A computed fold for a 355-nucleotide RNA from a Desulfovibrionaceae bacterium, annotated as Bacterial RNase P class A. Rfam family: Bacterial RNase P class A. It is annotated as a ribozyme. The sequence was found by an Rfam model in a public genome assembly.
RNA sequence: AGAGCUGGACAGGCCACCGCUGCAAACGCAUGUUUGGGGAGGAAAGUCCGGGCUUCACAGGGCAAGACGCCGGAUAACGUCCGGGAGGGGUGACCCUCGGCUAGUGCAACAGAAAGUAAACCGCCACGCAUGUGGUAAGGGUGAAACGGUGGUGUAAGAGACCACCAGAUGGCACGGUAACGCGCCAUGAUCGGUGUACCCCGUCUGAAGCAAGACCAAAUAGGAAAGGAGGUUUGCCCGACCAAUCCUUUCGGGUAGGUUGCUUGAGGGUGCAGGUAACUGCACUUCUAGAGGAAUGGUGGCCUCCCACUCGCAAGAGUGGUGACAAAACCCGGCUUAUCGUCCAGCUCUUGUC
Numbered sequence: 001a002g003a004g005c006u007g008g009a010c011a012g013g014c015c016a017c018c019g020c021u022g023c024a025a026a027c028g029c030a031u032g033u034u035u036g037g038g039g040a041g042g043a044a045a046g047u048c049c050g051g052g053c054u055u056c057a058c059a060g061g062g063c064a065a066g067a068c069g070c071c072g073g074a075u076a077a078c079g080u081c082c083g084g085g086a087g088g089g090g091u092g093a094c095c096c097u098c099g100g101c102u103a104g105u106g107c108a109a110c111a112g113a114a115a116g117u118a119a120a121c122c123g124c125c126a127c128g129c130a131u132g133u134g135g136u137a138a139g140g141g142u143g144a145a146a147c148g149g150u151g152g153u154g155u156a157a158g159a160g161a162c163c164a165c166c167a168g169a170u171g172g173c174a175c176g177g178u179a180a181c182g183c184g185c186c187a188u189g190a191u192c193g194g195u196g197u198a199c200c201c202c203g204u205c206u207g208a209a210g211c212a213a214g215a216c217c218a219a220a221u222a223g224g225a226a227a228g229g230a231g232g233u234u235u236g237c238c239c240g241a242c243c244a245a246u247c248c249u250u251u252c253g254g255g256u257a258g259g260u261u262g263c264u265u266g267a268g269g270g271u272g273c274a275g276g277u278a279a280c281u282g283c284a285c286u287u288c289u290a291g292a293g294g295a296a297u298g299g300u301g302g303c304c305u306c307c308c309a310c311u312c313g314c315a316a317g318a319g320u321g322g323u324g325a326c327a328a329a330a331c332c333c334g335g336c337u338u339a340u341c342g343u344c345c346a347g348c349u350c351u352u353g354u355c
Base pairs, nucleotide, nucleotide: 001351002350003349004348005347006346007345008344009343010342012304013303014302015301016300017299018298020039021038023036024035025034026033027032041326045337046336048335049334050333051332052331053210054209055208056207060239061238062237063236065206066205067204068203069202070084071083072082073081074080085098086097087096088095089094099201100200104199105198106195107194121140122139123136124135125134126133127132148166149165150164151163152162153161167191169188170187171186172185173184175182176181214261215260216259217258224252225251226250227249228248229247230246231243232242233241268287269286270285271284272283273282274281275280306324307322308321309320310319311318312317
């Protein structure tokens, strides 16, 4: 100097004028005025996971269904996060994947003789006048993949048929590790892959519905009519439990739909110390940072900063212009995913050059 890998921060600033809105205080009295402090994001999006909270409700068990899937931790919890293990990719920093019945079942086009205990096309050997019969799977062909590899013994010709070494699988023992596993030795001739968003099996977990959940006040109407059932319960089904002499379901018809609340003090933020590899936890101090209700959080001007384009300039720089990404709370929070203009920071890897 270049090319990369991983993580993080910001998402313009200041001033002036005008305007909207929550809260607090004071004044005022029918409406507001003054002062003070606030007022939309890193994703507010998707509604994909998990919860807090509310109702069923006193709420247990089983089946079904669904989710997750190496080991150990963190957390309110999670399909999230942290650390580790094994396999794979990359020169590397780093990145990706993760249960499988010692062969349960299924699927894999075409080619090939044969693609899961599957085969004999060419070839080799023996017999035979010949068509052919028998043996063989070492050599060749097809294919992504063809009954482990190399060398030998043996044979009519061969073959784990046997032997030596190697590779894998399975099992055992010792050592290290909480564990997944690692490493070493021994035994066994038993030696066939892929696929699980294929069926299935195994282990762990899961009540349902949702702020349009609910609670309170006020008002109005027709505590109407008919049919069905003996039951009904936020349960998809069953058992249990509870409620009920009235209740439930369906259809037709009628009235109201106004106000208050839930609604912003929280698994909250910040700083420091301690523990832990880390995620995170504990303690102390400090702080309150939107709460609308058809939906406020804005408009204009000036200056500055960043970026882009053009011009001048060797460069430094100067001038002019720019409608400057994705985009807007709605009960709240922890994650994930998606969209995106740009700037900056930190650490690490590789290549080249110089000292």